[in-house]
RNA sequence: GGGGCUGUAGCUCAGCUGGGAGAGCGCUUGAAUCGCACUCAAGAGGUCGGGGGUUCGAUCCCCCCCAGCUCCA
Numbered sequence: 001g002g003g004g005c006u007g008u009a010g011c012u013c014a015g016c017u018g019g020g021a022g023a024g025c026g027c028u029u030g031a032a033u034c035g036c037a038c039u040c041a042a043g044a045g046g047u048c049g050g051g052g053g054u055u056c057g058a059u060c061c062c063c064c065c066c067a068g069c070u071c072c073a
Base pairs, nucleotide, nucleotide: 001072002071003070004069005068006067007066010025011024012023013022019056027043028042029041030040031039049065050064051063052062053061
């Protein structure tokens, strides 16, 4: 320098062919307990790596850039 893969909640990851942003763990509050843990109920938390484009509509498609892993030179 070139190719491939990955980037979504605090962490690990889903998101099927473009239309509702989600799960588990964690966190907060409440219930239960003398209290803690377990359990149950409710809740908060996201510019979907950044920018631009296509589209009525983008996590998803196209272009550029950034970061990580990997292969070639």

Transfer RNA from a Candidatus Omnitrophota bacterium, 73 nucleotides, folded computationally. Its Rfam family is "tRNA". It is annotated as a transfer RNA. Rfam describes the family as follows. Transfer RNA (tRNA) molecules are approximately 80 nucleotides in length.